RNA sequence: GUUUUCUUGUCGGGGUGCUUUUUGCUGGCUGUAUGCUGGUAACGAGGCUGAGAUAUACCCGCCGACCUGAUCCGGUUAGUACCGGCGUAGGGAACGAGAGCCUCCAGUUU
Numbered sequence: 001g002u003u004u005u006c007u008u009g010u011c012g013g014g015g016u017g018c019u020u021u022u023u024g025c026u027g028g029c030u031g032u033a034u035g036c037u038g039g040u041a042a043c044g045a046g047g048c049u050g051a052g053a054u055a056u057a058c059c060c061g062c063c064g065a066c067c068u069g070a071u072c073c074g075g076u077u078a079g080u081a082c083c084g085g086c087g088u089a090g091g092g093a094a095c096g097a098g099a100g101c102c103u104c105c106a107g108u109u110u
Stems, first nucleotide, its partner, number of pairs: 001101002005099006011061004016055001017048005022042008030033001066091003072085004
């Protein structure tokens, strides 16, 4: 000097879904039953994916997590998981320290 590499401190940004069941609340049906069926809530329980599905955690800070369009489109799936599109889309959170590396200068020794 560098921020292309690594570590770290502080600060900041981000997501939490699908499904089965249980329980609560609530609606519908007719065959009025220990019946059938729908909606909704739960940091209740099991299953799925994932780094993470409420974690003293995890991921990310422009090589960008994540958000929007989007209850989107096509395929596929038990499923909003997965693949492709949209998409060269529109947004999106930083400073410091150390190491490493490169260059230059000076001194010493040979």
TPP riboswitch aptamer (THI element) from Cellvibrio sp. UBA7671, 110 nucleotides, folded computationally. Taxonomically the source falls in Cellvibrio (Bacteria, Pseudomonadati, Gammaproteobacteria, Cellvibrionaceae). The sequence was found by an Rfam model in a public genome assembly. Of the family's consensus pairs, 96% are formed in the model.